[in-house]
The RNA shown here (small-subunit ribosomal RNA) has 1457 nucleotides and comes from an uncultured bacterium. Its mean pLDDT, the model's own confidence on a scale to 100, is 82.

RNA sequence: AGAGUUUGAUCCUGGCUCAGGAUGAACGCUAGCGGCAGGCCUAACACAUGCAAGUCGAGGGGUAGAGUAAGCUUGCUUACUUGAGACCGGCGCACGGGUGCGUAACGCGUAUGCAAUCUACCUUGUACAGGGGAAUAGCCCAGAGAAAUUUGGAUUAAUGCCCCAUAGUGUUAUUGAAUCGCAUGGUUUAAUAACUAAAGUUCCAACGGUACAAGAUGAGCAUGCGUCCCAUUAGUUAGUUGGUAAGGUAACGGCUUACCAAGACGAUGAUGGGUAGGGGUCCUGAGAGGGAGAUCCCCCACACUGGUACUGAGACACGGACCAGACUCCUACGGGAGGCAGCAGUGAGGAAUAUUGGUCAAUGGGCGCAAGCCUGAACCAGCCAUGCCGCGUGCAGGAAGACGGUCCUAUGGAUUGUAAACUGCUUUUAUACAGGAAGAAACAACGCUACGUGUAGCGUCUUGACGGUACUGUAGGAAUAAGGAUCGGCUAACUCCGUGCCAGCAGCCGCGGUAAUACGGAGGAUCCAAGCGUUAUCCGGAAUCAUUGGGUUUAAAGGGUCCGUAGGCGGUCUUAUAAGUCAGUGGUGAAAUCCCAUCGCUCAACGAUGGAACUGCCAUUGAUACUGUAGGACUUGAAUGCUUAGGAAGUAACUAGAAUAUGUAGUGUAGCGGUGAAAUGCUUAGAUAUUACAUGGAAUACCAAUUGCGAAGGCAGGUUACUACUAAGUGAUUGACGCUGAUGGACGAAAGCGUGGGGAGCGAACAGGAUUAGAUACCCUGGUAGUCCACGCCGUAAACGAUGGAUACUAGCUGUUCGGAGUAAUCUGAUAAGCAUACCACCUGGGGAGUACGAUCGCAAGGUUGAAACUCAAAGGAAUUGACGGGGGCCCGCACAAGCGGUGGAUCAUGUGGUUUAAUUCGAUGCAACGCGAAGAACCUUACCCAGGCUUGAAGUGUGAGUAGUACAGAGAUGAAAGUCGACGGACCCGUAGAGUCGGGAGCUUACAGAGGUGCUGCAUGGCUGUCGUCAGCUCGUGCCGUGAGGUGUUGGGUUAAGUCCCGCAACGAGCGCAACCCCUAUCUCCAGUUGCCAGCGGUUAGGCCGGGCACUCUGGAGAGACUGCCUACGCAAGUAGAGAGGAAGGUGGGGAUGACGUCAAGUCAUCAUGGCCCUUACGUCUGGGGCUACACACGUGAUACAAUGGCCGGUCCAGUGGGCAAAGCCGCGAGGCUGAGGAAAUCCCCAACGCCGGUCUCAGUUCGGAUUGGAGUCUGCAACUCGACUCCAUGAAGGUGGAAUCGCUAGUAAUCGCGGAUCAGCACGCCGCGGUGAAUACGUUCCCGGGCCUUGUACACACCGCCCGUCAAGCCAUGGGAGCCGGGGGCGCCCGAAGCCGGUAGCGAUACCGUCGAAGGCGAAAUCGGUGACUGGGGCUAAGUCGUAACAAGGUAACC
Repeated sequence: AGAGUUUGAUCCUGGCUCAGGAUGAACGCUAGCGGCAGGCCUAACACAUGCAAGUCGAGGGGUAGAGUAAGCUUGCUUACUUGAGACCGGCGCACGGGUGCGUAACGCGUAUGCAAUCUACCUUGUACAGGGGAAUAGCCCAGAGAAAUUUGGAUUAAUGCCCCAUAGUGUUAUUGAAUCGCAUGGUUUAAUAACUAAAGUUCCAACGGUACAAGAUGAGCAUGCGUCCCAUUAGUUAGUUGGUAAGGUAACGGCUUACCAAGACGAUGAUGGGUAGGGGUCCUGAGAGGGAGAUCCCCCACACUGGUACUGAGACACGGACCAGACUCCUACGGGAGGCAGCAGUGAGGAAUAUUGGUCAAUGGGCGCAAGCCUGAACCAGCCAUGCCGCGUGCAGGAAGACGGUCCUAUGGAUUGUAAACUGCUUUUAUACAGGAAGAAACAACGCUACGUGUAGCGUCUUGACGGUACUGUAGGAAUAAGGAUCGGCUAACUCCGUGCCAGCAGCCGCGGUAAUACGGAGGAUCCAAGCGUUAUCCGGAAUCAUUGGGUUUAAAGGGUCCGUAGGCGGUCUUAUAAGUCAGUGGUGAAAUCCCAUCGCUCAACGAUGGAACUGCCAUUGAUACUGUAGGACUUGAAUGCUUAGGAAGUAACUAGAAUAUGUAGUGUAGCGGUGAAAUGCUUAGAUAUUACAUGGAAUACCAAUUGCGAAGGCAGGUUACUACUAAGUGAUUGACGCUGAUGGACGAAAGCGUGGGGAGCGAACAGGAUUAGAUACCCUGGUAGUCCACGCCGUAAACGAUGGAUACUAGCUGUUCGGAGUAAUCUGAUAAGCAUACCACCUGGGGAGUACGAUCGCAAGGUUGAAACUCAAAGGAAUUGACGGGGGCCCGCACAAGCGGUGGAUCAUGUGGUUUAAUUCGAUGCAACGCGAAGAACCUUACCCAGGCUUGAAGUGUGAGUAGUACAGAGAUGAAAGUCGACGGACCCGUAGAGUCGGGAGCUUACAGAGGUGCUGCAUGGCUGUCGUCAGCUCGUGCCGUGAGGUGUUGGGUUAAGUCCCGCAACGAGCGCAACCCCUAUCUCCAGUUGCCAGCGGUUAGGCCGGGCACUCUGGAGAGACUGCCUACGCAAGUAGAGAGGAAGGUGGGGAUGACGUCAAGUCAUCAUGGCCCUUACGUCUGGGGCUACACACGUGAUACAAUGGCCGGUCCAGUGGGCAAAGCCGCGAGGCUGAGGAAAUCCCCAACGCCGGUCUCAGUUCGGAUUGGAGUCUGCAACUCGACUCCAUGAAGGUGGAAUCGCUAGUAAUCGCGGAUCAGCACGCCGCGGUGAAUACGUUCCCGGGCCUUGUACACACCGCCCGUCAAGCCAUGGGAGCCGGGGGCGCCCGAAGCCGGUAGCGAUACCGUCGAAGGCGAAAUCGGUGACUGGGGCUAAGUCGUAACAAGGUAACC
């Protein structure tokens, strides 16, 4: 110090989230030790038990008891001594300790004041203490009661109480004097009068008592300043504010009472409501701030709840009293007792917080002369990882980098890992044993010293809960000691397995749907470490409330406009002052804390000492630039006067013409009107049209314009009256009079409301007609309110420049353009959104919501003000690239149009869907699947089904072992086959001379590694392919522009089939595409001449058959040729046009191959390859049979037809590609059969058909058409039943040119005709090729489809098959209203009225009674807050509900207020 998250990407705005620190914490897992701290945040809920405040016999009386003595009745009495408990009395109990209910207050903090006060004990000083009296507790007697308690009688003491005396520097009153103070007034002093004191214990000393004064300490009161939220709390107040008098108090004061006056507080926030103890401080933060108020310290408040006083120096009193209330307990039912928010402890509540411990040794407190007693204050210990700090769990060596685990590209490697083992060393800690503190100073007692006989000092002696603790030593031995979280990004740390949108994770973004670094486990790693994580809360990051330090055209945000009050701010010069401001000094700012230094615990935490600081407040002295205040002056700001000019500025009155409508009259006749097209409507009762006259209302053509005026809203024919305004000039007048402006006031479009008019046109609502699936709309015909006028309301608009007004600077004014500056960008740009100043208004994520409630305004409609719960992680601005548009422009394509022929109807073939089936194997599915994979399913193929077999297997590789009657061969048996059983026969190669043997090889058997899979995933993949599309595009380098995504180049002007080329240009170049290079074809030349050819010559019965020739055709090599090269026209050029010339060919001549970046998670795991998963006596493999050929149906692609441009019969002419076959002869009607020349191919073989000529048929379901079926055959093949092709005879169906719709084709093309080939035993209407015959049409680009470029809009980016709105239906959630019901807090009025203070009752006092006030209680009316409530309103959220299509493109009626 930042990071993640809105987008395809970008910049910004803006929220959400994270990393840090902290805690009186809690929870989960884990846990060795010590030190120092801390420990009911919730129920101020209720409390069993024990303890927490007593002490003094040196104040008093004196009992029980004990002791001694005496007497004797020997267990009693008396005397003396001593003496608990209780009682009277004194002091203390108002401290210490707890808690935070209440309190928004002089409560607290800070600074002052008391001339308005008190203060026990303590210190100092002065002066005193004489005399007397009456009671009372106790004790004793008697009594009531269960008890608590209490009554009566008798008697008694005091440092208890009372009286008298004495008394002044006391108090009060009166009268003087001096002096001080800002003032009220104070201080000192003089005189007079009156009034008030005392206590003893003890007899050595000492402690006490009284009065007064002073000090110290503590307390009280008053004041300035500071001290939370809500204005949806705006008015509050009756002792209220002040005065006079009196009372009361320690003291001032409406503190209380009487009377008088009518004040007092409040927008600088009164009153009311909510919340809360305040501060020192603590956490965080760079700071300013924000949050908190545990422990420790100070102050306050409280003590079961409420009230009250008493005592006392001090209380309205935590462990006192009285009363009332609630609760608990005891009870003999009559009545009583109690108050842990003291320390422990219990229950309850809660996520949660400890021992019914020890000691007064120290520190401190109370009492006491003292010893001492008391002290849950305090000091210690116990429990708890609650926090902070410290220590340890070993250190060094050790590579075969061990075993094991995990992972991988797996004969091997990586990692765990120097880690372990092993060797050496150490012993903190723990354990055992031994030693063992400091904290202690005293008081008292004794002794000594000094002086002033009671104080100080010294010495001796005594005292430790903690504790045999801290600490130290010795012993042995690595021995006693590591976990938690995390590992997708933020954020350090990665792999395997399991799971399969399941289980689960998650702080945000988000993971999980079969290869999950995100879930669970494992291995490994990372971070912390006796802890680690999670949760909660606070600050930070957040400049995300912005003083430091933000904004407001479009992101949230400028009030609709002006006037103006308070307030804020304010021109030039000068004088005074010194409030602000600045400086010095003084006081204070408690201690602790923080910071610095030093020191003490072995270090640290912790503690001690000293310093600094405490940024503050108060007082005082000085300075005077600026601001303020007061005075004086000025003219430039502002205003006024005068002159000139201006306008749709306002109000009122009058007035004009055009047009619409209506009325009357005329002319005139059948329609008019309206629309995309229609209809409703009007019209023969005469419309529309037209002419004349009349009536009425509203609005003002042309001029007219980014024109003008006005504060805004707004203002438009003309004239007049009244009013206001603006600008320029002048410099005459005033002399800062100014700017802004909360609250307030005025104005304020349209619509709407009220009353009264008016009403031509237009026109919500409404009606009808259309449109439509519907059409409560858009369109049409009508039409009411309204629109108009007068008066009165309303007070809002996208009231917009989405831009507050003012001033200075930057132009003479207006406009335009460019630049600077600013901005996220768009843009603004002297009329600022620039640079500055002051003022006002407003904003702080989206939704909920401008909603609810409340208040206020309004006749109403509604306006103004204006939340929360809940919910989301975004919502948004500007710009970029795409995509899209029922946006625009330009252009192309058999895209349309113009034509020709088809499909869709029939029958058949074939493919698909569907259905069926044991199986009908699988894949392909808009274009771009469907005569597709399949260039050929009877078996095989074959993957499917049924059945029968095999299991290292049908084939392949490797290792080990075995193998002589073995391998091999195999008659035969069985079986559907595969397979199973198996007689007889019977071996091999190499090494050694050779046989055996041995070794090796081959074979076989067997075991194991492993085979095998057309099983799944084309959404894990490679390769290959389709499609857009043979469309003209797609990019890069450098430079330049832009914050950036990106742009430029590639856009523009022309041109082209083309990003083809030219010109221009912040671009210059380049690449992949285009074109060309390649192949075929069209012409010619050269070379070559067999198997090809035959012009001329010769031969021949026919045939180039032969001799011969290679001219020609042809073959196959090499070249030539075409390039807009030439001409004319146009043009700068590129290029275009020309039936141009020439040429075989003319403008890429025709055809092919060739397919950019990419798109479709397009197709294919079944061509092949391949990751992962799955099967392994089967999902492998072999075999027989069946199926892939099924058939109510639907679709695609074809074949054949429907006929005369034809069918049939006869005759007759002409190919090319390619193949390897068969000529010819004979037989058969034919398919074909038999024989078989030739042919290893330019040599042999393979009828071309349409056509042409002649004949026949004559428009019919036919001499068309051939389906279907019967019969008989041929061929292939182990085998034609399921299920082949062909032939012959017979049969002779549908069909007469095909609805909506739809396909192909622009020339050797369509159409038509046949031929060949692959596959193949056989099987072709399919596919791939070949040639024969051979057209028609294209005006053109409006429209349909597809595509390219530019531009525009966009809320789309999975990209329009997009996005998205509302009702309804379902579930859940929070919330408003609601007849009411329930409850809380507070106030008001009235009734009753405890305790108690005060007052009264014929002199005083007591009791009793009475009176005022008074807590609690009761009654009543009203306001307010909360809960609940049938029903009801909207809102939010929720993978796949319903209805429509509102918005985003011109969103299909532009959208919006």